[in-house]
Context: one part of a larger RNA
RNA sequence: UGACGGGGGCCCGCACAAGCGGUGGAGCAUGUGGUUUAAUUCGAUGCAACGCGAAGAACCUUACCAGCCCUUGACAUGUAGCGAAGCCCUGGAGACAGCGCGUGCCGCAAGGAACGCUAACACAGGUGCUGCACGGCUGUCGUCAGCUCGUGUCGUGAGAUGUUGGGUUAAGUCCCGCAACGAGCGCAACCCCUAUCCCUAGUUGCCAGCGAGUCAAGUCGGGAACUCUAGGGAGACUGCCGGUGACAAACCGGAGGAAGGUGGGGAUGACGUCAAGUCAUCAUGGCCCUUAUGGGCUGGGCUACACACGUGCUACAAUGGCCGGUACAGAGGGACGCUAAACCGCGAGGUCAGGCAAAUCCCAAAAAGCCGGUCUUAGUCCGGAUUGGAGUCUGCAACUCGACUCCAUGAAGUCGGAAUCGCUAGUAAUCGCAGAUCAGCAUGCUGCGGUGAAUACGUUCCCGGGCCU
Numbered sequence: 001u002g003a004c005g006g007g008g009g010c011c012c013g014c015a016c017a018a019g020c021g022g023u024g025g026a027g028c029a030u031g032u033g034g035u036u037u038a039a040u041u042c043g044a045u046g047c048a049a050c051g052c053g054a055a056g057a058a059c060c061u062u063a064c065c066a067g068c069c070c071u072u073g074a075c076a077u078g079u080a081g082c083g084a085a086g087c088c089c090u091g092g093a094g095a096c097a098g099c100g101c102g103u104g105c106c107g108c109a110a111g112g113a114a115c116g117c118u119a120a121c122a123c124a125g126g127u128g129c130u131g132c133a134c135g136g137c138u139g140u141c142g143u144c145a146g147c148u149c150g151u152g153u154c155g156u157g158a159g160a161u162g163u164u165g166g167g168u169u170a171a172g173u174c175c176c177g178c179a180a181c182g183a184g185c186g187c188a189a190c191c192c193c194u195a196u197c198c199c200u201a202g203u204u205g206c207c208a209g210c211g212a213g214u215c216a217a218g219u220c221g222g223g224a225a226c227u228c229u230a231g232g233g234a235g236a237c238u239g240c241c242g243g244u245g246a247c248a249a250a251c252c253g254g255a256g257g258a259a260g261g262u263g264g265g266g267a268u269g270a271c272g273u274c275a276a277g278u279c280a281u282c283a284u285g286g287c288c289c290u291u292a293u294g295g296g297c298u299g300g301g302c303u304a305c306a307c308a309c310g311u312g313c314u315a316c317a318a319u320g321g322c323c324g325g326u327a328c329a330g331a332g333g334g335a336c337g338c339u340a341a342a343c344c345g346c347g348a349g350g351u352c353a354g355g356c357a358a359a360u361c362c363c364a365a366a367a368a369g370c371c372g373g374u375c376u377u378a379g380u381c382c383g384g385a386u387u388g389g390a391g392u393c394u395g396c397a398a399c400u401c402g403a404c405u406c407c408a409u410g411a412a413g414u415c416g417g418a419a420u421c422g423c424u425a426g427u428a429a430u431c432g433c434a435g436a437u438c439a440g441c442a443u444g445c446u447g448c449g450g451u452g453a454a455u456a457c458g459u460u461c462c463c464g465g466g467c468c469u
Stems, first nucleotide, its partner, number of pairs: 007469007015459002019423005026314008034305002042053002064300007073123001077122002079119005086101002089098003105112002125289002128287003135282001136278003139274001141272001146185006152161003165176003191266004196234007206223002210221003237260001240254005316416001320375007332363003337356003342351003382413001387408007429451007
C1' cells in the first nucleotide's frame, strides 16, 4: 500500500423478508458423470461445466472403431511427357481396376489455356501435443462505481494528498468545505426501439361521407378524413408552484401533460481478477508423425445401460377433460420455394392446379377466450408411458438409428423428504404463433404477440457488492 476478520459505522442488490409459480417424488426428452464397448471421437467441470461448442450425428457431417485400399498424395506452387474433358460396358461392398468409345476452345502453323493421366523431387498433409509459449475472441466479478495521471505540496523512503470530510444521487452524480489545482478512462448524455401529437406522402395498405354492386366481401367508381406505413419535426428540462434544506446541491408534494423526475426496453462492460475458457472456428512459436499420427472407401460407433446428477416437457385433474359452435394478434418466412380452391383419404397425406420474387398471393387454423352440451371425484371420459398391428412422408437408403398418422393397448402418477430456483408490472403465471439450422427430424434455442396477477412492514439475519475506519 493492499487483502482478510464469526471488528465497527454508513449504503446498495429478488440478498433476506412479504408474495406468486416451480425444481427435488412420477413418466418421458435432453446434457453430464460412471460403467460398458472394437469404438462408444474431442472439448466444457463451483458460482462462471452439465437442452454447453452442436442454429439439426441414418450415409455425409465425423474428428472414433473394424475391414479393404493409396503413397508427390483429397488440396497449393514449380519441372517433364502423354492425353481435352469425359462417356459406355465388365469386376468389386465401395474406393478402385480393366476394356472400348471420344474430341471441344484460341491459333495460318508451331504451339497455347483450362482439365485429366504418368514419372521423379522440392514439398504437401496432421481436428497429433502444449490455452502453463502466444494472437484473436469470450466468460466472470459487474452496468458494480470505481481505476488512474500531470503539476504542486507533505514524507529520509515505501507512499500520501487530490479520490478524505458535511450533504446528496442510480452514479467519484452534483453542491459546500479543504494543500491542493486540473485532467483522462469509466457514470451520464449523444445511437436504436417503444409511449403522444404535427407535417409530408397515399400503393399493394385504409374506407368517414357520395354512388354502384353482392348470398357475402373496399368488390368497383371514387375519397385522402381515419387506421396504418416511413421520412421529417415537436415534446420532458426538476422548466413552473408550494414546502424542507446551508441563500447550495438536492429531496417531498402539486399543477399542466400522452408521458415526470434515468418514462419503459436495448446497444454500450473502466483499470484489472480468475496462469478462467478456447492450439477442434481461425491464426501461430516449439515439439512430434511422414507407405503414416497423412489420404480414400464400405460398414459400425458418437443413439450402449445396473446406476447417479443437472436442465426441461407432460401430468396427477372439475379454475378441469371431451364434443359442437363462434371471436380477436404480432412478428416472421417463401422460387431447387410458399402453396389457395376443388377432389380422394378417418388421418398423416395424395391428385390436379390457380396465385405469388410478395403491405398485393401463400404458409395461416392463432390458442387460451366466449356460447351450448356432457362427465360428478372415480386411477376416472384424468394421465398418457409402453407394446402389437396397419400406414404416410423425406431421402440412394429409415435394421442398428427419422418424424408423423390411424386402430388396439392403456404403465407410473392422487401435488412430491431434506433441500433448492425464478420473478417487483404489462413483470410472474398462463396461451398459442413464427424463425434460424434443415432433404427429413425441436419438449431445445432465438424472437413475437394474447390473457394478465399477488406482495414489498422492513434491513435484525443469509449471500454478493461499494465507501470510511
Molecule: small-subunit ribosomal RNA, 3' major domain
Organism: uncultured bacterium